[in-house]
Overview:
Predicted 3D model of an 80-nucleotide RNA (c-di-GMP-I riboswitch aptamer) from an uncultured Armatimonadetes bacterium. The coordinates come from a structure-prediction model, not an experiment, and the mean pLDDT is 89. Rfam family: c-di-GMP-I riboswitch aptamer. Gene Ontology term of the family: cyclic-di-GMP binding.
RNA sequence: GGCAGAAAAGGGCAAACCUGUAGUGAUGCAGGGGCGCAAAGCCACGGGUCUGCUGAACAGCAGAUAGCCGGGUUGCCUGA
Numbered sequence: 001g002g003c004a005g006a007a008a009a010g011g012g013c014a015a016a017c018c019u020g021u022a023g024u025g026a027u028g029c030a031g032g033g034g035c036g037c038a039a040a041g042c043c044a045c046g047g048g049u050c051u052g053c054u055g056a057a058c059a060g061c062a063g064a065u066a067g068c069c070g071g072g073u074u075g076c077c078u079g080a
Stems, first nucleotide, its partner, number of pairs: 003079003012037002017032006035067001041073003045070003048065007
């Protein structure tokens, strides 16, 4: 350096839900709270799902989701 995550060590993140807050909304942020996670760090590039708008339909546009999947990229420890 590559690969791996069985056993460790130090830790890390934080689901649902509750409170506050922003938003038309999906949802985001903060506090509480822990379901879980070896990238549950980051990225909206591809797909999926969700929201709003238009539409007769096909579909289109804008947004959200990285803890849906794939992909990209960075990283702690260790070596069955």